[in-house]
RNA sequence: UCUCGAUAAAGGCAAACCCCGGGCAACCGGGCGACGCAAAGUCACGGAUCCCACCGGGAUGGCCGGGCCACCGAA
Numbered sequence: 001u002c003u004c005g006a007u008a009a010a011g012g013c014a015a016a017c018c019c020c021g022g023g024c025a026a027c028c029g030g031g032c033g034a035c036g037c038a039a040a041g042u043c044a045c046g047g048a049u050c051c052c053a054c055c056g057g058g059a060u061g062g063c064c065g066g067g068c069c070a071c072c073g074a075a
Stems, first nucleotide, its partner, number of pairs: 004073002012037002018031005035062001041068003045065003048060005
């Protein structure tokens, strides 16, 4: 360094419900809150699913695959 992921250590993120706001909607932002997560960091490239004002456009990365970056160091 790569692979890998422990009853390790330091931490991190934050589902659903509810409240406020945005959006036609899927959904998104903030607050509360923790179901969980070794990439639950990031990117819509492929698949899948969802929405629409449907020549098409949008959403989901915590659906799967993949790219890139990254803390620690047992086996």
This is a predicted structure of a 75-nucleotide RNA (c-di-GMP-I riboswitch aptamer) from Marinobacterium arenosum. The organism belongs to Marinobacterium, within Bacteria. The prediction has a mean pLDDT of 90. It matches the Rfam family "c-di-GMP-I riboswitch aptamer". Its family is annotated with cyclic-di-GMP binding in the Gene Ontology.